[in-house]
RNA sequence: AAUCGACAAGGGCAAAGCCACCGAAAGGUGGCGACGCAAAGUCACCGGUCUAACGAGCCCGUUCGCGGGCUCCACGACAGCGGGACCGCCGGA
Numbered sequence: 001a002a003u004c005g006a007c008a009a010g011g012g013c014a015a016a017g018c019c020a021c022c023g024a025a026a027g028g029u030g031g032c033g034a035c036g037c038a039a040a041g042u043c044a045c046c047g048g049u050c051u052a053a054c055g056a057g058c059c060c061g062u063u064c065g066c067g068g069g070c071u072c073c074a075c076g077a078c079a080g081c082g083g084g085a086c087c088g089c090c091g092g093a
Base pairs, nucleotide, nucleotide: 004091005090012037013036017032018031019030020029021028022027035080041086042085043084045083046082047081048078049077050076055072056071057070058069059068060067061066
């Protein structure tokens, strides 16, 4: 240095759930809380997944301003789905 990851040491993060706030939603932030995690640190680049506000199409209604329903759509999300990139603590074999 690369690989690897111990019933090691010192630490770290925090699933579900509940509360508050933000958001149309997915989801996020903070608090409580620990299912788990050696990258559960960072990044939406590739695949995937979630949502569908805006917009588009169709249908219905209409006081013709618009309203409602369905479908499609990411420019919205997820890094604790996989791959990739970047960075990093410790060191028994």